[in-house]
The RNA shown here (transfer RNA) has 75 nucleotides and comes from a Clostridia bacterium. Its mean pLDDT, the model's own confidence on a scale to 100, is 80. It matches the Rfam family "tRNA". By type it is a transfer RNA. It was read from a public genome assembly. Taxonomically the source falls in Clostridia (Bacteria, Bacillati, Bacillota).
């Protein structure tokens, strides 16, 4: 340099054009003599960034950034 994959909550991951979700973690409460466990509730998101298409974009298109993998060139 070329090609491909990935990027969504603190972590791991869903959602293939129509209300952005789950588990774990966090916080609060219940329970317990207390802790753990259990149960209930709450909070947590510029869907990496910018632009475009569309009535409507996490999803489609373009550019760009980061990470990972493969290939190639030079030394």
């Nucleotide at each position: 340099g070329c090609c491909g994959a990935u990027g969504u909550a603190g972590c791991u991951c869903a959602a293939u054009g129509g209300u952005a979700g789950a588990g774990c973690a966090a916080u609060u409460g219940a329970u317990u003599u207390g802790u753990a466990a259990u149960c209930a509730a709450u909070a947590g998101g510029u869907u990496g960034g910018a632009g475009g298409u569309u009535c409507g974009a996490u999803c489609c298109c373009u550019c760009u950034c980061a990470u990972c993998g493969g290939c190639u060139c030079c030394a």